This is a predicted structure of a 683-nucleotide part of an RNA (large-subunit ribosomal RNA, domain II) from Geojedonia litorea.
Rfam family: Bacterial large subunit ribosomal RNA.
Its mean pLDDT, the model's own confidence on a scale to 100, is 85.
[in-house]
Context: one part of a larger RNA
RNA sequence: GCCUACGAGUUACCGUUGCUAGCAAGGUUAAGGCAUUAAGUGCCGCAGCCGUAGCGAAAGCGAGUCUGAAUAGGGCGCUUUAGUUAGUAGUGGUAGACGCGAAACCGUGUGAUCUACCCAUGGGCAGGGUGAAGCUGUGGUAACACACAGUGGAGGCCCGAACCGGUUGACGUUGAAAAGUCUUCGGAUGACCUGUGGGUAGGGGUGAAAGGCCAAUCAAACUCGGAAAUAGCUCGUACUCCCCGAAAUGCAUUUAGGUGCAGCGUAUUAUUAGUUUUAUAGAGGUAGAGCUACUGAUUGGAUGCGGGGGCUUCACCGCCUACCAAUUCCUGACAAACUCCGAAUGCUAUAAAAUGAUGUAAUGCAGUGAGGGCAUGGGUGCUAAGGUCCAUGUCCGAAAGGGAAAGAACCCAGACCAUCAGCUAAGGUCCCCAAAUGUAUGUUAAGUUGAAAAAACGAGGUUGAACUGCUUAGACAGCUAGGAUGUUGGCUUGGAAGCAGCCAUUCAUUUAAAGAGUGCGUAACAGCUCACUAGUCGAGCGGUUCGGCAUGGAUAAUAAUCGGGCAUAAACAUACUACCGAAGCUAUGGAUUUAUAGUAAUAUAAGUGGUAGGGGAGCAUUGUAGUGUCGUCGAAGGUGUGAUGUGAGUCAUGCUGGAGAAGCUACAAAAGAAAAUGUAGGC
Numbered sequence: 001g002c003c004u005a006c007g008a009g010u011u012a013c014c015g016u017u018g019c020u021a022g023c024a025a026g027g028u029u030a031a032g033g034c035a036u037u038a039a040g041u042g043c044c045g046c047a048g049c050c051g052u053a054g055c056g057a058a059a060g061c062g063a064g065u066c067u068g069a070a071u072a073g074g075g076c077g078c079u080u081u082a083g084u085u086a087g088u089a090g091u092g093g094u095a096g097a098c099g100c101g102a103a104a105c106c107g108u109g110u111g112a113u114c115u116a117c118c119c120a121u122g123g124g125c126a127g128g129g130u131g132a133a134g135c136u137g138u139g140g141u142a143a144c145a146c147a148c149a150g151u152g153g154a155g156g157c158c159c160g161a162a163c164c165g166g167u168u169g170a171c172g173u174u175g176a177a178a179a180g181u182c183u184u185c186g187g188a189u190g191a192c193c194u195g196u197g198g199g200u201a202g203g204g205g206u207g208a209a210a211g212g213c214c215a216a217u218c219a220a221a222c223u224c225g226g227a228a229a230u231a232g233c234u235c236g237u238a239c240u241c242c243c244c245g246a247a248a249u250g251c252a253u254u255u256a257g258g259u260g261c262a263g264c265g266u267a268u269u270a271u272u273a274g275u276u277u278u279a280u281a282g283a284g285g286u287a288g289a290g291c292u293a294c295u296g297a298u299u300g301g302a303u304g305c306g307g308g309g310g311c312u313u314c315a316c317c318g319c320c321u322a323c324c325a326a327u328u329c330c331u332g333a334c335a336a337a338c339u340c341c342g343a344a345u346g347c348u349a350u351a352a353a354a355u356g357a358u359g360u361a362a363u364g365c366a367g368u369g370a371g372g373g374c375a376u377g378g379g380u381g382c383u384a385a386g387g388u389c390c391a392u393g394u395c396c397g398a399a400a401g402g403g404a405a406a407g408a409a410c411c412c413a414g415a416c417c418a419u420c421a422g423c424u425a426a427g428g429u430c431c432c433c434a435a436a437u438g439u440a441u442g443u444u445a446a447g448u449u450g451a452a453a454a455a456a457c458g459a460g461g462u463u464g465a466a467c468u469g470c471u472u473a474g475a476c477a478g479c480u481a482g483g484a485u486g487u488u489g490g491c492u493u494g495g496a497a498g499c500a501g502c503c504a505u506u507c508a509u510u511u512a513a514a515g516a517g518u519g520c521g522u523a524a525c526a527g528c529u530c531a532c533u534a535g536u537c538g539a540g541c542g543g544u545u546c547g548g549c550a551u552g553g554a555u556a557a558u559a560a561u562c563g564g565g566c567a568u569a570a571a572c573a574u575a576c577u578a579c580c581g582a583a584g585c586u587a588u589g590g591a592u593u594u595a596u597a598g599u600a601a602u603a604u605a606a607g608u609g610g611u612a613g614g615g616g617a618g619c620a621u622u623g624u625a626g627u628g629u630c631g632u633c634g635a636a637g638g639u640g641u642g643a644u645g646u647g648a649g650u651c652a653u654g655c656u657g658g659a660g661a662a663g664c665u666a667c668a669a670a671a672g673a674a675a676a677u678g679u680a681g682g683c
Base pairs, nucleotide, nucleotide: 001683002682003681004680005679006678011095012094013093014092015091016090017089018088019087020086021085022084023083026050027049028048032044033043034042035041036040054061055060064076065075066074067073098236099235101233105226106225107224109222110221116200117199118198119197120196121195122194123193124192125190127159128158129157130155134151135150136149137148138147139146163187164186165185169182170181171180202218204214205213206212239618240617241616242615243614244613249262250261251260252259253258263368264367265365266364267363268362269361270360271359274355275354276353277352278351279350280349281348282347288341289339290338295335296334300330301329302328306324307323308321309320310319311318371396372395373394374393375392376391377390378389379388380387401412402411403410416590417589418588419587421586422585423584427580428579429578430565431564432563436577438576439575440574441573442572443571449567450566457552458551461549462548463547464546465545466544467543468542469541470540478536479535480534481533482532484509485508486507489503490502491501515530519528520527591608592607593606594605595604596603597602619672621669622668623667624666625665626664627663629661630660637656638655639654640653641652642651643650644649
């Protein structure tokens, strides 16, 4: 892991509600007794209980009573009568109370054959090294001291086996082993190791102290019991079909993953509202707007009270100002806690119309009280977040189908069943891939684009519109020619001659035209060029503004890509036609719910997605009672086949099997397994 068996809302009593039945202003017996029986049943038994009257703390009074001085007022009642005893179903309470599950707590005992420490009595430690004290001898001293040589054999001494330990590394890790093996290492005459016997016991022991050890168990051992401890927690909770169908909110909570009440669901009963639109009448201070309408904040200007600074003076007065600046005026503009104003929606009421059970209340039974995305209006945050907190709506949750390549909630659309029928939605129609290589007119050249995305700013990309200037009296561009004179204007300067800089009646002359000079250039000149003019050429050429599509700006980590192939349209824009496309709609057949009509059959209409959950109807298993049956001419069971029912299932039959069994009507349950790291067995 699989198979088989077992495995979880039960039982008793007491409430409560529905249904069924008996009796009914009444209903009913309990213990017990009598009779009788196979279980049991029948009859007594009126003690008690509930109801028929309430009020008061009570005495008590009574359709009233209590309070009170009250005949007042007020409270609770009456004037409105249905209960009760059983059965059954739902649910509550008390019990283990749907099942399994703690860590723990307490009590009685059992343990020191492991291990900790202690007591008693025994045992063990190869070999080698070092060489303390003491002693002897010699030297030495006044005598000691002291020195040297020898002897000696001390030590929690040294090296190293046994023995005890366990430092390092590897292996082992379903091991050879529930702590080992190999290697390496520490101690090895000691606070050493060890045998045997004995002692200390669970809030206790023992501990050279690690919360260590106390029998593979220790921040309180093990055994049995209290005991089915408790578990607001986790997991599991078993057949079918039909109808309806939530919530993740408010308030409170030693409360926040629990619970109570309300909200939202369902069933029953009663009742009569509900919803939408239009019209009318209202309350209100949001969006917006406004502010010489307040409060506050505020741009620029005018005026300049007052102040600062400077001058003057013995002082006062006075004068000045590129300073600050009140009030007022003009101008611009801001506000959730500003408002002279002020919508749309929403809300309330009334009326009419439409709709047609959608409303409300009571009672039984719940679940929910972790929500989430998107759109819009806000708070918070960084006008960050798949962030967080509200509001309104919607969807997911509890919703399948088509589209968006793929995707809980985005777009379309709400699946009763069947069909090799049709029409559409969103979205699509070159191929993958169903349907247009569709029609018309443009745009784009960047593979831009073709479903993730980008700015300031730049740019004779290209295309369109508007306005405007020049132009056959010849424009624009090109080419040819000219572009002069007073003069090197004056000043300045080393120089300044159109062209370093300053000045200005930047003037005049000759001209077709030519600036006291547009740029390059020189030390200064020179030189080149431009403005301006003529000729040549022969029809359009410039400027500004606003659009469309492209372009640069454009940087991320494994190799890229529009879903892919690919495409110059199969891209983009506008218009149009056809087609494809879903469980949508239609068609045909069938099932079923509710309502209406009907005696019924049936007809018509509206429905039939669904988690938690509520309600309804059934199937199967085991047994009991009754009933009519089946079976050795083959029961149950097993294993195939066929038929049938929406389904749980049922029926028939072949083979096997070899003795009991099913149907129907009631009743009663040890009454349905795929899950609980379920339990046991097997493989």